Source information
Predicted 3D model of a 74-nucleotide RNA (transfer RNA) from a Patescibacteria group bacterium. It matches the Rfam family "tRNA". The family's RNA type in Rfam is transfer RNA.
RNA sequence: GGCAGGAUAGCUCAGUUGGAUAGAGCGUGGGAUUCAUAAACCCAAGGUCGGGAGUUCGAUCCUCCCUCCUGCUA
Numbered sequence: 001g002g003c004a005g006g007a008u009a010g011c012u013c014a015g016u017u018g019g020a021u022a023g024a025g026c027g028u029g030g031g032a033u034u035c036a037u038a039a040a041c042c043c044a045a046g047g048u049c050g051g052g053a054g055u056u057c058g059a060u061c062c063u064c065c066c067u068c069c070u071g072c073u074a
Base pairs, nucleotide, nucleotide: 001073002072003071004070005069006068007067010026011025012024013023019057028044029043030042031041050066051065052064053063054062
């Protein structure tokens, strides 16, 4: 340099042939329980869906450009 895959919550990831409030587990905070702690239980907070532009009534999803990561290849 070429090809392929990936970037979504603090971490690990899912998601949708484009549609209404974007989710899970872990973690964090609170509650309840306990003599107390842990586990299990209930609730909550936390997201420019990597950045920009385009298409569309509507984009996390489609198209283009850019950035970064991983693998293969020369």